[in-house]
RNA sequence: UGAGCAGACUAUGCGAUAGCGUGGCGUAUGUCAUGAGGAAAGUCCGAGCACCAUAGGGCAGGAUAGCUGCUAACGGCAGCCGGGGGCGACCCUAGAGCCAGUGCAACAGAGAGAUACCGCUGCAGCAAUGCAGUAAGGGUGGAAAGGUGCGGUAAGAGCGCACCAGAGUAUAGGAGACUAUACUGCUAUGUAAACCUUAUUCGGUGCAACGCCUAUUGGUGCAUCCUGUUUCAACAUCGGCCCGGUGGACAACGAUGCAAUGGCGGCACGAGCUGUGAGGCGACUUGCAGACAAGAUAAAUUAUCGCACACGACAGAACUCGGCUUAUCGGUCUGGUCACCGA
RNA sequence: AGAGGUAUAGUGUAACGGUAACACUCCGGACUCUGACUCCGUCAUUUAAGGUUCGAAUCCUUAUACCUCUGCCA
Numbered sequence: 001u002g003a004g005c006a007g008a009c010u011a012u013g014c015g016a017u018a019g020c021g022u023g024g025c026g027u028a029u030g031u032c033a034u035g036a037g038g039a040a041a042g043u044c045c046g047a048g049c050a051c052c053a054u055a056g057g058g059c060a061g062g063a064u065a066g067c068u069g070c071u072a073a074c075g076g077c078a079g080c081c082g083g084g085g086g087c088g089a090c091c092c093u094a095g096a097g098c099c100a101g102u103g104c105a106a107c108a109g110a111g112a113g114a115u116a117c118c119g120c121u122g123c124a125g126c127a128a129u130g131c132a133g134u135a136a137g138g139g140u141g142g143a144a145a146g147g148u149g150c151g152g153u154a155a156g157a158g159c160g161c162a163c164c165a166g167a168g169u170a171u172a173g174g175a176g177a178c179u180a181u182a183c184u185g186c187u188a189u190g191u192a193a194a195c196c197u198u199a200u201u202c203g204g205u206g207c208a209a210c211g212c213c214u215a216u217u218g219g220u221g222c223a224u225c226c227u228g229u230u231u232c233a234a235c236a237u238c239g240g241c242c243c244g245g246u247g248g249a250c251a252a253c254g255a256u257g258c259a260a261u262g263g264c265g266g267c268a269c270g271a272g273c274u275g276u277g278a279g280g281c282g283a284c285u286u287g288c289a290g291a292c293a294a295g296a297u298a299a300a301u302u303a304u305c306g307c308a309c310a311c312g313a314c315a316g317a318a319c320u321c322g323g324c325u326u327a328u329c330g331g332u333c334u335g336g337u338c339a340c341c342g343a
Numbered sequence: 344a345g346a347g348g349u350a351u352a353g354u355g356u357a358a359c360g361g362u363a364a365c366a367c368u369c370c371g372g373a374c375u376c377u378g379a380c381u382c383c384g385u386c387a388u389u390u391a392a393g394g395u396u397c398g399a400a401u402c403c404u405u406a407u408a409c410c411u412c413u414g415c416c417a
Base pairs, nucleotide, nucleotide: 001339002338003337005335006334007333008332009331010330012308013307014306015305016304017303018302020035021034022033023032024031025030037314041325042324044323045322046321047320048319049206050205051204052203056243057242058241059240061202062201063200064199065198066080067079068078069077070076081095082093083092084091085090096197097196101195102194103191104190105189115145117138118137119134120133121132122131123130124129146164147163148162149161150160151159165187166186167184168183169182170181171180172179173178210265211264212263213262217417218416219415220259221258222257223256224255225254228250229249235247236246237245238244273290274289275288276287277286278285279284309312344413345412346411347410348409349408350407353367354366355365356364361397370384371383372382373381390406391405392404393403394402
């Protein structure tokens, strides 16, 4: 100098005028303060919170799947192990079990999970051919008796040996996944993002939850009361089902109350934010100090003008947090790598 | 706002993980003097991207578009 890798930050800025939402102060229509995001999005996970029965046992069903940690929790994150890619910085990885059982593998091929079609060899036979041995060679296929070579053999074969791949055992190291070494010839495919098995884990419903206030009529449902029948343990009801829980059971007519679509709360102080110190490789934890920064309900956050430049992307809160995923014009910073040149 | 589902030719629907099928329409051809009928043929990146698998419309993940449901009722 060029190319490439990883991480972090930023998200046009400033001013004027008018307007809108919320809050405070005034009381007369004013004044002051404040007003979207890194993803507010998708709703893919995990929680808080609320109700259902304090959420207990089993079944069904769902989710997850290397190890160790972090965390309120997680399917998230960090570090590491194994596998794959890249010269490298570095990147990707749903990565338990087909030695429990079952299923599937179209077409091709003799044969697809058990097989001799061609070939090779031996024997019989004049021959055609038959019987036996054989997975070295041919052909098919994504996959065909671990692979390559030497020996061996009638021909062959882990039949024997060397190296390589896998499996098992032992020893050593490590917190563990796992790694290294030695030995054993032990070697019949793939698929579990097929059913399934194992381990762990999950009760359900979601702020249109839920609580309070108010209101015209009719219907419907629930609760209580009144009244009646009956004295049967069965029935009714409740979370997807069962165990189980609750209620002595049923109940006409009637009475009262409840069951907003209106209003208020839930609802903006929180596992939170900013600065700084300490511990840890890191995720993260913790001490001290400081600030309070949207809260609508037809739903505000806008319009016009001026100046500057790098000429402005994706996009817009609706109960709240922690993650993930997706969209995104540009710009800035930091730390590695490779190639070439120079000293 | 929350919950659930669907996507295959121009339209409506099929399809055990193994050649994407059927009907109508459009277009082309045959038949006819011409038209209709009839017959033959043509028309698909299975919404998009990535993954699992020998092999994906189908299984998994993400995205996009569309549809349905909710609250005692009138």

Predicted 3D model of RNase P RNA and transfer RNA as a complex of 417 nucleotides. Its mean pLDDT, the model's own confidence on a scale to 100, is 77.